[in-house]
Context: one part of a larger RNA
């Protein structure tokens, strides 16, 4: 120079305390590890692998594993020979790939009156070899892309100076600061990549436009209802523009940055929130998203199919949901009160049927119009009276629906019946500082069907923060070293 220290000094982070609620304990859902297995296809492995790759394994997926086939081949390119335009529809045999058959169908240019010849495109058979083909190996031969330290405040460089030289100075020091942020000093003086800010959103106001969004006043009109006629106010909705700048004012500080307090203001000192991730580390994931060097296979390690598996189950882990109840359950009422999405092989409303899952039916809607669409917690009243209970729902039975060729293996809802553990959980350990935690729903993508997972959206809304001894992480200086 690093790097490392159970050295030192200085500083920040939900680090740690203060607090909330969990996890570990039950039963379930999920994922991994073992085990089994003809196969349980493969990768991920400390934080940063284990609701991860998989935004959907019942055929397909799918890469395994049984059994049946095929061999220039499922897929491209190029020759040859035959045969028909393409292309569709039916039967037969077969677990199905595949074989046989029928029968509709009739193409473009040339020459011809026409039959018809020839040529071309396309297709099917058949040869023939160059090739196809591999989710096979190797992420430690690689590009590409990610994680991660970390949104930490840090990497560097040109030019000069010091120094034999690695190198060093600027980048140290004083004060600041979310920040190598910004002032002061100084053998530096300038600069790049990073910070910040330019970008989106959200918090206010204003201009402009009012439709399919609003509805004060006005008129009409109904059980009732912007429902009509109007209106441009109001909300909303989208384009544009203001607004925030430590601007003002004390006070401190070095008359600097800046720091406290105060005023005004919707916002006050980075106003919340996303995107952004500097040179760098970890031979760090990934050759199974795709690309590639090189090895390998080639009547198979390619290809088609049927059925199985990926769903096995004595255990062990991790992530989650339900719950152990009375700040609850359960009936009933209150037309309570959202936001943000999706809809044409789609959303699907009124009515009717059915306890219901769901059926009928088809109105309207390519949607500020119509539909999914019921928000739910929440409030008022009634009953349960501390029980394994009117707590809690695993299991199971019997019977329905619904997707789809098919729901055994292996789906998802309903209904009636059945009623397991569980009494707040040892050691330990994990989120989180505000519209945040905790609770409550609502919706998307995936998808024929299938959400406790994931990504969003809104309701209702806390406690605690004295401080930085300590425990993990991290940055900057000194300082040891037998490390590099």
């Nucleotide at each position: 120079u690093g790097a490392c220290g159970g050295g030192g000094g200085c500083c920040c982070g939900c680090a740690c305390a203060a607090g909330c609620a969990g996890c570990g304990g039950a039963g379930c859902a999920u994922g991994u590890g073992g085990u089994u297995u003809a196969a349980u296809u493969c990768g991920a492995c400390g934080c940063a692998a284990c609701g991860c790759g998989a935004a959907a394994a019942a055929c397909c997926u799918u890469a395994c594993c049984a059994g049946a086939a095929c061999u220039u081949g499922a897929c491209a390119u190029c020759c040859c020979g035959c045969u028909g335009a393409a292309u569709g529809u039916a039967u037969u045999g077969g677990a199905a790939g595949c074989a046989a058959u029928a029968c509709a169908g009739g193409c473009u240019u040339a020459c011809g009156c026409a039959a018809g010849u020839a040529a071309g495109a396309c297709a099917g058979c058949g040869g023939u070899g160059a090739c196809a083909g591999g989710u096979g190996g190797u992420g430690c031969a690689u590009g590409g892309u990610u994680g991660u330290c970390g949104u930490c405040a840090g990497c560097u460089c040109g030019u000069g100076u010091c120094g034999u030289g690695a190198g060093a100075u600027g980048u140290u020091g004083g004060g600041u600061u979310a920040a190598g942020u910004c002032c002061c000093g100084c053998a530096a003086c300038g600069a790049g990549c990073g910070c910040a800010a330019c970008c989106c959103u959200u918090a206010u106001u204003g201009u402009u436009a009012g439709u399919u969004a609003c509805c004060a006043g006005c008129g009409g009109a109904u059980a009732a209802a912007g429902c009509c006629g109007g209106g441009g106010a109001c909300u909303c909705u989208a384009a544009c523009a203001a607004g925030a700048c430590u601007g003002c004012c004390g006070u401190g500080g070095a008359c600097a940055a800046c720091a406290c307090g105060g005023a005004g203001g919707a916002a006050g000192g980075u106003g919340g929130g996303g995107a952004u991730g500097a040179c760098g580390u970890c031979a760090a994931a990934u050759c199974a998203u795709c690309a590639u060097g090189c090895c390998c296979c080639u009547u198979a390690c390619g290809u088609u199919c049927u059925g199985g598996g990926c769903u096995a189950c004595a255990c062990a882990c991790g992530u989650g949901c339900u719950a152990c109840a009375a700040u609850g359950g359960u009936c009933u009422g209150u037309a309570a009160c959202a936001a943000a999405g999706a809809g044409a092989a789609g959303c699907a409303a009124a009515g009717c049927c059915g306890u219901a899952a769901g059926g009928u039916g088809g109105a309207g809607c390519a949607a500020a119009c119509c539909u999914c669409a019921a928000a739910a917690a929440c409030c008022a009243g009634a009953u349960c009276u501390c029980a394994g209970u009117u707590c809690a729902g695993a299991u199971u039975g019997u019977g329905g629906g619904c997707u789809g060729c098919a729901a055994c293996u292996c789906g998802c809802c309903c209904a009636c019946a059945u009623g397991a553990a569980g009494a707040c959980g040892g050691a330990g350990u994990u989120g989180c500082u505000a519209g945040u935690a905790a609770u409550c729903g609502c919706g998307a993508a995936u998808c024929a069907g299938c959400a406790u997972g994931u990504c969003g959206c809104g309701g209702u809304g806390a406690a605690u923060g004295c401080g930085u001894u300590c425990c993990c992480g991290g940055g900057c200086c000194c300082u040891g070293u037998a490390c590099a």
Notes
Predicted 3D model of a 484-nucleotide part of an RNA (small-subunit ribosomal RNA, 3' major domain) from an uncultured bacterium. It matches the Rfam family "Bacterial small subunit ribosomal RNA".